[in-house]
Context: one part of a larger RNA
RNA sequence: UGACGGGGGCUCACACAAGCGGUGGAGGAUGUGGCUUAAUUCGAGGCUACGCGAAGAACCUUAUCCUAGACUUGACAUGUUUAAGAAUCUUCUGGAAACAGAGGAGUGCCCUUCGGGGAGCUUUUGCACAGGUGCUGCAUGGCUGUCGUCAGCUCGUGUCGUGAGAUGUCGGGUUAAGUCCCUUAACGAGCGAAACCCUUAUCUCUAGUUGCCAGCGGGUAAUGCCGGGGACUCUAGAGAGACUGCCGGUGUCAAACCGGAGGAAGGUGGGGAUGACGUCAAGUCCUCAUGGCCUUUAUGUUUAGGGCUGCACACGUCCUACAAUGGUAUGUACAAAGGGAAGCAAUACCGCGAGGUGGAGCUAAUCCCACAAAGCAUGCCUCAGUUCGGAUUGCAGGCUGCAACUCGCCUGCAUGAAGCUGGAAUCGCUAGUAAUCGCGGGUCAGCAUACCGCGGUGAAUGUGUUCCUGAGCCUUGUACA
Numbered sequence: 001u002g003a004c005g006g007g008g009g010c011u012c013a014c015a016c017a018a019g020c021g022g023u024g025g026a027g028g029a030u031g032u033g034g035c036u037u038a039a040u041u042c043g044a045g046g047c048u049a050c051g052c053g054a055a056g057a058a059c060c061u062u063a064u065c066c067u068a069g070a071c072u073u074g075a076c077a078u079g080u081u082u083a084a085g086a087a088u089c090u091u092c093u094g095g096a097a098a099c100a101g102a103g104g105a106g107u108g109c110c111c112u113u114c115g116g117g118g119a120g121c122u123u124u125u126g127c128a129c130a131g132g133u134g135c136u137g138c139a140u141g142g143c144u145g146u147c148g149u150c151a152g153c154u155c156g157u158g159u160c161g162u163g164a165g166a167u168g169u170c171g172g173g174u175u176a177a178g179u180c181c182c183u184u185a186a187c188g189a190g191c192g193a194a195a196c197c198c199u200u201a202u203c204u205c206u207a208g209u210u211g212c213c214a215g216c217g218g219g220u221a222a223u224g225c226c227g228g229g230g231a232c233u234c235u236a237g238a239g240a241g242a243c244u245g246c247c248g249g250u251g252u253c254a255a256a257c258c259g260g261a262g263g264a265a266g267g268u269g270g271g272g273a274u275g276a277c278g279u280c281a282a283g284u285c286c287u288c289a290u291g292g293c294c295u296u297u298a299u300g301u302u303u304a305g306g307g308c309u310g311c312a313c314a315c316g317u318c319c320u321a322c323a324a325u326g327g328u329a330u331g332u333a334c335a336a337a338g339g340g341a342a343g344c345a346a347u348a349c350c351g352c353g354a355g356g357u358g359g360a361g362c363u364a365a366u367c368c369c370a371c372a373a374a375g376c377a378u379g380c381c382u383c384a385g386u387u388c389g390g391a392u393u394g395c396a397g398g399c400u401g402c403a404a405c406u407c408g409c410c411u412g413c414a415u416g417a418a419g420c421u422g423g424a425a426u427c428g429c430u431a432g433u434a435a436u437c438g439c440g441g442g443u444c445a446g447c448a449u450a451c452c453g454c455g456g457u458g459a460a461u462g463u464g465u466u467c468c469u470g471a472g473c474c475u476u477g478u479a480c481a
Stems, first nucleotide, its partner, number of pairs: 001481002003478003007475007015465002019429005026320008034311002042053002065306007074129001078128003083123003088105007109118003131295002134293003140289002142284003145280001147278001152191006158167003171182003197272004202240007212229002216227003243266001246260005322422001326381007338369003343362002348357003388419001393414007435457007
């Protein structure tokens, strides 16, 4: 100087407390361990692995993961060398295919002494070399997680100390903050904090099409449908607005704090992006790059089939429930944000339905996906393993796709399992939040209970810091470094 303490002081955080809803029990989905297997490819491992890499394993993907069949200058790159042929298209045989073998059609561009030569492309011979998702993340770059959006981490000069170092950065207040003020052997500065950026909440101006329709006119069974209009909503540009600015009180004449006014918004208004010096030899050589090592008729390349989906079991994360604040039937209302040309697809018709036929419109504020659902109204069910719950299984179908057996999704009919609120333990959340309800997107031929977004309805509790956990500052002890 640090680290540690079942030492002390101060402070903070959904850390506890106060509440609300979960997990742990059931069924299913998914990941992991284990077991099994010819193979169940690899990585990730307390918090910080386990719906993680994977924004989507039927083939492909896919990975020497397995079983078989093939190739050896190679699937891919550059240079050189030998020989042949334009390129290109196509037929047959063997085969699971890859591939191997045998043919057919076909002749371009530049120069030319018409013999040929050259460029380009394909095949071929040999050589340099290619290749490796092989090993080492404890050789590395880059990127990432975590402490933690915690308030810290340092430097120059000066001063003190023999020195390691100290001071500044401590102390008194204050703050979300090493934020600011005062004091002060320190005076200044940098990286962080804050601000600058995006979004949301209010208003003004500008602009009105594809958006809107108050007033005027026309028209319809009806609809901004038409003429028109810019008022309103909205869209998207530019501005305004919030700064402890004003008032009162407290305070050290300070920083600041408490209350109030005005205001759409008040003390960082809400949310996001933004992550200091460093820690964990944290993670990744399977994104990429890269040193070293290994491999080179194989650890490279390629094809078919299988596996990654296997199931006595254990764990994590979710979905659906156990019902009456519910289930079901009929009717009816109100979103936002997105996507659409190898695409989204309306009206119509067929089908109980999934879906099919057909194709208006749409390069999209115009058309489509697209009926939002919880909600509201009315009827039935009356506490039961039920009109709860939907697993499982049988049959019949639909869709995508060369192909749904291993191993996809959906529909109809039938079947109707466990489950009556969950032990010890444990998780999230402080407001438009939790809870609950649906909608969209990416991935994608097809496949979403996952992920990323969007809006609808919309609470309870706390104003405390004794305790548990983690963190910051000061101080103290130490046989620790």